[in-house]
RNA sequence: CCACGAAAGGGCAAACCAGCCGUGAGGCUGGGGCGCAAAGCCAUGGGCCACGAACUGGAUUUGAGGGGGUUCGGUUUGUGGUCGCCAGGCUGCCGAAG
Numbered sequence: 001c002c003a004c005g006a007a008a009g010g011g012c013a014a015a016c017c018a019g020c021c022g023u024g025a026g027g028c029u030g031g032g033g034c035g036c037a038a039a040g041c042c043a044u045g046g047g048c049c050a051c052g053a054a055c056u057g058g059a060u061u062u063g064a065g066g067g068g069g070u071u072c073g074g075u076u077u078g079u080g081g082u083c084g085c086c087a088g089g090c091u092g093c094c095g096a097a098g
Stems, first nucleotide, its partner, number of pairs: 004095002011036002016031006034084001040090003044087003047082016
C1' cells in the first nucleotide's frame, strides 16, 4: 500500500412525530432508532418516483351530434427527485487474524 473487518474510539441515522420549504416526488431542522464498515460526497449509466406536454384506452358527465369537462391507466418526451435501489467515480478513522 492492496485486501480484510476482530477489538478500541467513535460516526451516521430508517419508520414515525413536530415545525418549515416545495404543485409534487421529496428536502431541511428537532425528536426518534430500523439498520449501516463508507448509510461520507458526486445524479455519470441504469432502476424507481413526481410534475408538465403530446398521443392513446376506460369510466363518468354534458350535448341531437361533432365535440367538451372530470377522473383512472398506457406510450413517448421534457424538467425535477431518489446516492439508505444497483453500478461507477472521489475521499476516509482504527488496525487483530487470514